[in-house]
């Protein structure tokens, strides 16, 4: 001097499935309807989390062993948060040349 995997941080983008039924509260409130939280209860979703596994390998009755797979405990199921993974700028750091 070039500046790779990686991290960390701001910003962006980011899917999918009942804005379902019941009660209870809140707000409005003569009344009824809407509307937001909460429970319950059917039905669904997968891409926070977080569980499980194959080929290899160890050297064997067993370890290890990954996901965007599998499961749905969590978490979602208008909007709004959240959100695997991605994009860009900084910082770190220093492969390779």
């Nucleotide at each position: 001097a070039u500046g790779a995997u990686u991290a960390c941080a701001a910003g962006g983008g980011g899917a999918g499935a009942g804005c379902u039924u019941a009660c209870u509260g809140c707000a409005a409130g003569c009344g009824u309807g809407c509307g937001c939280a909460g429970u319950a209860a059917c039905g669904c979703c997968g891409a926070a989390g977080g569980a499980g596994c194959a080929a290899g390998c160890a050297a064997u009755u067993u370890g290890u062993g990954a996901a965007u797979c599998u499961c749905u405990c969590a978490g979602g199921c208008a909007a709004a948060a959240a959100g695997a993974c991605u994009c860009u700028u900084g910082u770190a750091g220093g492969a390779c040349g």
A computed fold for a 97-nucleotide RNA from Lentibacillus sp. CBA3610, annotated as Glycine riboswitch aptamer. RNAcentral holds the sequence, with entries from Rfam. It matches the Rfam family "Glycine riboswitch aptamer". Gene Ontology term of the family: glycine biosynthetic process. The coordinates come from a structure-prediction model, not an experiment, and the mean pLDDT is 78.